This is a predicted structure of a 1462-nucleotide RNA (small-subunit ribosomal RNA) from an uncultured bacterium. The sequence is in RNAcentral, with records from ENA and SILVA. It matches the Rfam family "Bacterial small subunit ribosomal RNA". Rfam links the family to the GO terms structural constituent of ribosome and ribosome. The coordinates come from a structure-prediction model, not an experiment, and the mean pLDDT is 84.

[in-house]
């Protein structure tokens, strides 16, 4: 000699259940890339497929005779044969085998050559057969006849200690010699050792969709046989034997020591090494032998291969090499017997593909190396970059060293105790040269250590899982850099682990998968108190065994390690033995607490049968009575004048039993409800003097078992699948309605299932209570209360639970027994079996496919859920749109172009506050290329402004020219700056793309009242609480309450404006008083209006009521204003990948003599059609004419323009004033008066014609306006739809921005000035609470099924083809055994010597029996036209079944009809 248990990713926003996946170790491996050395190991896992060639078992002359050769001979060498021993070992393989085959431990009825021990022997004879010789047959293999001969070959006799048999007298059984004289052998008998045969206990894979198997079968007696027991075999007798503790059958498999993994328990495995078994081309058989039914022996049959002269023969690598084939894949036709071992031999020695070595292979394990030190201008190059730099990187170069390995030369072992060395001139050692010859592989999104750039653009590709890739990819490919391992590194396959994911250690079953529908009960399991005995289990001691190797520990040997050696420990097991006696068990006895029994009571829809009853429905008869009834959302089908419905009376029939009635009762469950009776089961309470553990559970089994359904026979009032009709609808095989058959009811029989639920098996004990109800009993102070037992409920503590929840009626704490579960789908399906009349029930898979499916809870969102509340949301009103014409925007179309953007609300008189050119981005044509514009460099020139003329051109532009003038700053220095041209590059430029890369800005929900945080508390957590509740508010506004207390962004207020007043200011404003004028014109004044600065004022402050003594609400007073006074600005957290790259900015991409820039012309203005928004109308609340009163906001110098004048007018000409409280635009218009009189008009003004006006370089495409003329549609607008709650709608005009010109648009301004709101049922939108959810991209969600198409696996199928196997019959080689054996026959016996006998051989027959054949079954595999469902697929078709009350609540069982479904 004893060490230790790791998790992660993925369903979800979070928790749980649960599967999938990963990180580790291992491998007889293979594949990809790469490859320096050495040591030690390993190397056909597939075809037990077929094998060329060589070798793998011989040896002995000291058993024998002979032959050949050498020799003169003695003698020696060699050879085949007879003979002996060996060939049954060693070596290979894993087919078969589920078995006494193996493992382990025992046993008795056996054998054992060689070895060893003991005892005793080894005498005398005989007859043959090979070789050999002669003659033959055959292609060969081989073989025949005759003849000769030896032996340790064969036979007989003698002897017989021992042995065997025995009737106890006796009988029977042996041998071999050789020789060099040392020895080696031989025979008999008995021991030993070794090895082997046989028997037994225990252990040893999966399947019950294999439940019954067995005829030598089980036993006995006798006989035979064997080395030996035994049905091993046979005759007879008996009828047994095995099996739910799994027989039989099927499938798979050599078993073990061990090996791998694991904390262990286990799981997987059985290469190498070792033990056992089985096999040797396939099947059968024996012979020889100590041993075989024999790998390199024999015989037969079969398949295959080879030779052949066709007659006949030969063969068996699962020995070592090797070949072919198969396969992803596995080596040399090597050396040696030197060592270890084996066979033979006296020995020398021979043989030995056992073995020892070498070769090949990174196949594995282990070790070593590919250099070390120094070296910063941090070199060059690469890569990145914010352009500064960073990184590769002390890395390199350079300098100074070293020499392991490899190489060269020399030397040179151990293995060999004396000889002998294949390995091998190997290992080692010494010397030499020179950094010399020696690094790759994988990965870098998370898990998981390691990040950037470029390319690509849902492509190419990656991927172990989750998942990456659709133009900014740390995930693809490349590069740079990095991480890891390293002569290897990755991938793939397989095993264990993680997986507590089969749970013994160590899981679960209310809802996640999982309690049988219920009870009774067999086997089995478990079992109250106590005494004694036994010792099976249990515990302890010591003994045997548990092979070696391996693992572990301590040492030791190779330089180390791997590896090897020695010793120890361990081997958790089995066996026999000795002891203990608590517990379990067994036996015997006793007990009463469990259980049962007895007696007395009690409650009850417990069950079965029979009888009775009333109400209602329907039908029938009769009466009254008249036109409808019925039914629905609304209708219709239907009934009714032949009299319905309604109503009254009478009758018939069937079914069900209102009220009582109750989280009440009873029953095992299903289930049970009028009343009475009979029969009958169970329960509870109280009492007792009975029995004495009789108990609990319960696999199989048996019985009961709702509804529907089936069979036979009845019955049928109502209801009512199917069916028919009517509706609804896009359709409506439905929901609704009118009818209506099975059925529902009864009897008998079957079925055997339900969401058969408490989704909770039964029994027993223990663990706080409170309360209600039901059935008993006891005590009492008799109202009531208390106590106790049994049931049914609610709440609740501990505890449990993922949570919801459960909680003495457990889902708590324990025990006993049974049933069941192991991801989703496929599927409770197929096949098979059982049951059933059928329907079907029950038992119950796999292929394939997905990475989830699921539970409970949370926050949202949603609901054709609920409650409350709000909003011009509806309602109540007023006016519109939708119809007409025109304007304008959009779509579409067209076009060379009709530039672009905006698309429900929240695009569409929008960007555009104004497209003739310009704008302009578009088109056509023509030009320019450092560019129209910016910065930088060089060179030259000019430094300015105005102006004339000419040429080319459409113009931009280019060229020439006349006249006058000569830039700015300055430190006064030709210092700085500007401009033009030319050149060269960097660059400019882009209204090109991406608003889904962005900033900024904006819209919208929505001026809706919400959105959050800190701390605390609760919850495993998401999260909750606060923020909910009761009131209240316009408001999360405020108050109260409350495990919350506070705070922030929003609300409100603060800001602007408007309404009242005050103070100040009085010009350009104003005018009450005074004067004056045509006129606030002027003097004067600043009171008033007004201007514009500062203040005041309004706060539910006051009163009353109400409310909770609150917040607040209602009413009132006062007040200019009253409950946020009116209006505005102001827009929380966020939503819509909302809008905008064309305002601007900006990343990336793209263009660069063009996608840039310029010019002219054209286009954006088109026009079958459609839509939006407006204007004008259709007229009398009006048109026209007249009259001429009353505003406010604004604008004005390239301007507004008074006034005058001309023109019918647009406008023209002249021209004052005004940089504006001063002048001008400027006239306000609706109003009022008159007229028209209901018409396509004196309405309406489109369209068109002609002539003008204005702006502008220019009105043709394409402006506005004016006069005259023309005079269209249109008579108030379908479905539908919009705005508005008060100075609002409606109506009326005015001004401004843009702008040369152009306004029905937009933005402002004032004038006149309504109606209505009962109210919140409904539509729309929103807020808060609650509820359901299968939604979370959040209902524009999710999702089901048929059909169509493609692919995949599976089932059925007329059959077809194999394999295995049973039964019956047939068949019968070789061979053992038996019988016969007339043919043949040396040994022994007899003999008359002729022969006979014993024995044997050939041969024949018989039993058994392999292959084979026939017939008929069973099982299994493959295939099969066609067919069935299933799964998976891209945005297919039809509907919308489910999820919300999913729009008919859903679901379970069953029946019926069917696409989903009803």
């Nucleotide at each position: 000699a004893g060490a230790u248990u790791a998790g992660a990713g993925u369903u979800u926003g979070a928790c749980c259940u649960g599967g999938c996946u990963c990180a580790g170790a291992a491998u007889g491996a293979a594949c990809g890339c790469u490859g320096g050395c050495g040591g030690c190991a390993g190397g056909c896992c597939u075809a037990a497929u077929a094998c060329a060639u060589g070798c793998a078992a011989g040896u002995c002359g000291a058993g024998g005779g002979g032959c050949u050769c050498a020799g003169c001979a003695a003698u020696g060498a060699g050879c085949a044969c007879c003979g002996g021993c060996g060939c049954a070992c060693g070596g290979g393989u894993g087919c078969g085998u589920a078995a006494c085959g193996c493992g382990u431990g025992g046993g008795a009825a056996c054998g054992u050559a060689c070895c060893u021990c003991u005892a005793g022997g080894u005498g005398a004879g005989g007859a043959a057969c090979a070789a050999c010789g002669u003659c033959g047959g055959g292609a060969a293999a081989c073989u025949g006849a005759c003849g000769c001969u030896a032996a340790u070959a064969c036979c007989u006799c003698a002897u017989a200690a021992u042995a065997u048999c025995u009737c106890c007298g006796g009988a029977u059984c042996a041998a071999a010699g050789a020789u060099u004289u040392a020895u080696c052998g031989c025979c008999u008998a008995g021991g030993g050792a070794u090895c082997g045969g046989c028997c037994c206990g225990c252990g040893u894979u999966g399947g019950a969709u294999u439940a019954g198997c067995u005829a030598g079968u089980u036993g006995g007696u006798g006989a035979g046989g064997u080395a030996a027991u035994g049905g091993c075999u046979c005759a007879c007798c008996a009828a047994g034997g095995c099996u739910a503790c799994g027989a039989u059958c099927c499938a798979u498999a050599g078993c073990u020591g061990g090996u791998c993994u694991g904390a262990g328990a286990g799981g997987a495995u059985g290469a190498u090494c070792a033990g056992c078994c089985a096999c040797a081309c396939u099947g059968g058989g024996a012979c020889u032998g100590a041993g075989a039914c024999a790998c390199g022996g024999c015989c037969c049959a079969g398949a295959c291969u080879c030779c052949u002269a066709c007659g006949g023969g030969a063969g068996g690598c699962a020995g070592c090499a090797g070949u072919a084939a198969g396969g992803a894949a596995u080596a040399u036709u090597g050396g040696a017997c030197a060592a270890u071992g084996g066979g033979g031999g006296c020995a020398a020695c021979c043989c030995u593909g056992a073995u020892c070595c070498a070769g090949c292979c990174a196949u594995g394990c282990c070790g070593c190396g590919u250099g070390a030190g120094u070296g910063a201008u941090g070199a060059a190059g690469g890569c990145c970059u914010u352009c500064g730099g960073g990184u590769u990187g002390u890395a390199a170069a350079g300098c100074u060293c070293u020499u392991u390995u490899a190489g060269a030369u020399g030397u040179g072992a151990c293995g060999a105790u004396g000889a002998u060395g294949a390995c091998g001139g190997u290992a080692g050692c010494a010397u030499c040269a020179g950094a010399a010859a020696a690094a790759g592989c994988u990965c870098c999104g998370g898990c998981u250590a390691a990040c950037u750039u470029c390319g690509u653009g849902c492509c190419a590709g990656c991927a172990g899982c989750c998942g990456c890739g659709g133009u900014a990819a740390u995930a693809c490919g490349a590069a740079g850099g990095g991480a890891g391992c390293g002569a290897g590194c990755g991938u793939u396959g397989u095993u264990c682990g993680g997986a507590a994911u089969c749970a013994c250690u160590g899981g679960g079953c209310u809802u996640a998968a999982a309690g049988c529908g219920u009870a009774c009960g067999u086997a089995g399991g478990c079992g109250g108190a106590u005494u004694u005995a036994c010792a099976a289990g249990u515990c302890a001691g010591a003994a045997g065994u548990g092979a070696a190797a391996u693992c572990c520990c301590a040492g030791g040997g190779c330089u180390u390690a791997a590896c090897c050696c020695u010793g120890g420990a361990a081997u958790u097991g089995c066996u026999a033995u000795u002891g203990a006696a608590a517990c379990u068990g067994u036996a015997a006895g006793u007990c009463u607490a469990g259980a049962a029994a007895c007696c007395g009571a009690u409650a009850g829809a417990g069950g079965u049968u029979g009888g009775c009853g009333g109400a209602a429905c329907u039908c029938c008869g009769a009466g009254u009575g008249u036109a409808g009834a019925g039914g629905u959302g609304a209708a219709a089908u239907u009934c009714g004048c032949a009299g319905a419905u309604a109503u009254u009376c009478g009758g018939a029939a069937g079914a069900a039993c209102a009220c009582c009635a109750g989280u009440g009762g009873c029953g095992a469950a299903g289930g049970c409800g009028g009343c009475c009776a009979a029969c009958u089961g169970g329960a509870u309470c109280g009492g007792u003097a009975u029995u004495g553990a009789c108990g609990c559970u319960g696999a199989g089994g048996u019985a009961c078992g709702a509804a529907a359904g089936c069979g036979u026979g009845g019955g049928u009032a109502g209801c009512a699948a199917a069916c028919a009709g009517g509706a609804u609808u896009a359709g409506a095989u439905a929901c609704c309605c009118u009818g209506g058959u099975a059925g529902u009811c009864c009897a008998c029989g079957c079925u055997g299932u339900a969401a058969a639920c408490g989704a909770u098996g039964u029994g027993u004990g223990c663990u706080a209570g409170c309360u209600g109800u039901u059935g008993g009993u006891g005590c009492u102070u008799a109202c009531g209360g208390c106590a106790u037992c049994g049931g049914c409920g609610g709440c609740g503590c501990a505890g449990g639970g993922a949570a919801a929840c459960c909680a003495u009626u457990a889902a708590g704490c324990a025990c006993a027994c049974c049933g069941c579960c192991u991801g989703g789908g496929g599927a409770g399906u197929a096949c098979g079996g059982u049951c059933g009349c059928a329907a079907g029930a029950u038992u119950a898979a796999a292929a394939c496919u997905c990475a989830a499916a699921g539970g409970a809870a949370u926050u949202g969102a949603c609901g054709g859920g609920g409650a409350c509340c709000c909003g011009c949301a509806c309602a109540a009103g007023c006016g519109g749109u939708g119809g007409a014409g025109u304007a304008u925007g959009u779509u579409g179309u067209u076009u060379a172009a009709u530039u672009c953007g905006a698309c429900g609300c929240a695009a569409c008189g929008c960007g555009a506050a104004g497209a003739a050119c310009c704008u302009u981005a578009c088109c056509u044509a023509c030009g320019c290329u450092u560019g129209a514009c910016a910065u930088a460099c060089c060179a030259a020139g000019u430094a300015u402004g105005a102006u004339u003329u000419c040429c080319a051109g459409a113009g931009a532009u280019g060229g020439a020219u006349u006249u006058c003038u000569u830039c700015a700053g300055u430190u006064c220095g030709g210092c700085u700056g500007g401009c033009u041209u030319g050149g060269a590059u960097a660059c400019a430029g882009g209204u090109g793309c991406u608003g889904c890369a962005u900033g900024g800005c904006u819209g919208u929900c929505g001026u809706c009242a919400g959105c959050u945080c800190g701390u605390g508390u609760c919850g495993u957590g998401a999260g909750a609480u606060g923020u909910u509740g009761g009131g209240u508010u316009a408001a999360g506004u405020c108050c109260c309450g409350c495990a919350a207390c506070g705070a922030g962004c929003g609300c409100a207020a603060c800001c602007c404006u408007u309404a009242u007043c005050g103070u100040c200011u009085g010009u350009u404003g104003c005018c009450a008083u005074c004067a004056u004028u045509a006129a606030g014109u002027u003097g004067g004044g600043c009171a008033c209006u007004c201007u514009g600065a500062c203040g005041a004022g309004a706060c539910c402050g006051c009163c009353g009521g109400u409310g909770a003594c609150a917040a607040g609400c209602c009413g009132g007073a006062g007040g200019a204003a009253g409950g946020u006074g009116g209006g505005g600005a102001c827009g929380a957290c966020g939503u819509c990948a909302a809008g905008u790259c064309a305002u601007c900015a900006u990343g990336g991409c793209c263009c660069u003599u063009a996608c840039g820039c310029g010019u002219a012309g054209g286009g954006c203005u088109a026009c079958a059609a459609a839509c939006g928004u407006a204007c004008u109308a259709c007229a009398a609340u009006g048109g026209c004419g007249g009259u001429g009163a009353c505003a406010g906001u604004g604008g004005g110098c390239a301007g507004c323009g008074a006034g005058g004048u001309c023109g019918u007018a647009a406008g023209g000409c002249c021209a004052a004033g005004c940089u504006a409280a001063u002048c001008c635009c400027a006239a306000a218009a609706a109003g009022c008066c008159g007229u028209c009189u209901c018409a396509g008009u004196u309405c309406g003004g489109a369209u068109u014609g002609u002539c003008c006006u204005c702006u502008g370089c220019a009105a043709c495409u394409c402006g506005a306006c004016c006069c005259c003329a023309u005079g269209a549609a249109g008579g108030c607008g379908g479905a539908a739809u919009c705005g508005c709650u008060a100075g609002u709608a409606a109506u009326c005009g005015u001004a401004g921005a843009u702008c040369a010109g152009c306004a029905u648009g937009c933005u402002a301004c004032g004038g006149u000035g309504a109606a209505u709101a009962c109210g919140u049922u409904c539509c729309c939108g929103g807020g808060c609470c609650u509820u359901g959810u299968a939604c979370a991209c959040a209902c524009c969600g999710c999702c089901c099924g048929u059909c169509a198409c493609a692919c995949c696996a599976c089932g059925a199928a007329a059959g077809c083809u194999g394999a295995u196997u049973g039964u019956a019959c047939u068949a019968g080689a070789a061979g053992u055994c038996g019988u016969c054996g007339a043919g043949c026959u040396a040994a022994c016996c007899c003999u008359u010597c002729g022969g006979g006998g014993a024995g044997g051989c050939a041969g024949a027959c018989g039993c058994c029996c392999a292959c084979g054949g026939u017939a008929u079954g069973a099982u299994u595999a493959g295939u099969g036209a066609u067919u069935g469902g299933g799964g998976u697929g891209a945005a297919g078709u039809c509907g919308u079944a489910a999820c919300a009350a999913g729009g008919u609540a859903a679901c379970c069982a069953u029946c019926u009809c069917u696409a989903g479904a009803g």